Predicted 3D model of a 115-nucleotide RNA (SAM riboswitch aptamer (S box leader)) from a Chromatiales bacterium.
The sequence was found by an Rfam model in a public genome assembly.
The coordinates come from a structure-prediction model, not an experiment, and the mean pLDDT is 85.
């Protein structure tokens, strides 16, 4: 690395610093010299893991499952649903090219397992 298992329509900005591309990839739409991206500092979101309490299991403990609260720990995350499509099925228009909805997948992101 690879695999797995959960989760992705919420919600959260200031300043300094660079200087030209960024948004994953390909179309497309956006952001951006009114300074992005990125880096530093500060702030703030949100609650996956630790950590805490209840509950179910059990004699009973430990594990496991669930629920809750809190957030000073370990990550993560503050443009636009993962930005939107892309592959597949259903349906409904249709100028017969396709459009347009819902689902699912793939893929990608995060996190917690993993040799």
């Nucleotide at each position: 690395a690879a695999c797995u298992c959960a989760u992705c329509g919420a919600g959260a900005c200031c300043g300094g610093u660079c200087g030209a591309g960024g948004g994953a990839u390909a179309g497309g739409c956006c952001c951006g010299a009114c300074g992005a991206c990125g880096c530093c500092g500060g702030g703030g979101c949100a609650a996956c893991c630790a950590g805490c309490g209840g509950a179910a299991c059990u004699a009973a403990c430990c594990a496991u499952u669930u629920c809750g609260a809190a957030a000073a720990g370990g990550u993560g995350c503050c443009a636009a649903c993962u930005c939107c499509u892309g592959c597949g099925a259903u349906g409904u228009c249709u100028u017969c090219g396709g459009a347009c909805a819902u689902c699912g997948a793939a893929a990608g992101a995060u996190g917690a397992g993993g040799g």